The RNA shown here (transfer RNA) has 71 nucleotides and comes from Onychogalea unguifera. Its Rfam family is "tRNA". Rfam links the family to the GO term triplet codon-amino acid adaptor activity. Rfam classes the family as a transfer RNA.

RNA sequence: UAGAAUAUGGUGUAAUGGAAGCACAGAGAAAUUUGAGUUCUUUGAUGUAGGUUCAAAUCCUAUUGUUCUAG
Numbered sequence: 001u002a003g004a005a006u007a008u009g010g011u012g013u014a015a016u017g018g019a020a021g022c023a024c025a026g027a028g029a030a031a032u033u034u035g036a037g038u039u040c041u042u043u044g045a046u047g048u049a050g051g052u053u054c055a056a057a058u059c060c061u062a063u064u065g066u067u068c069u070a071g
Base pairs, nucleotide, nucleotide: 001070002069003068004067005066006065007064010024011023012022013021018054026042027041028040029039030038047063048062049061050060051059
């Protein structure tokens, strides 16, 4: 420089254009003499900026970061 892939709670990982879930972690409560563990509840997220669409995590464009391949 060219091509490709990827970006979703604090972490990991889902989601055929039609209500953004799950697990761990965090917070609160129950129980326990205390702690751990257990049970229940709960906070928190679509890299950024535009466009298409009645409706975008998803489609299109640009851009940023990371990874891979070629030179």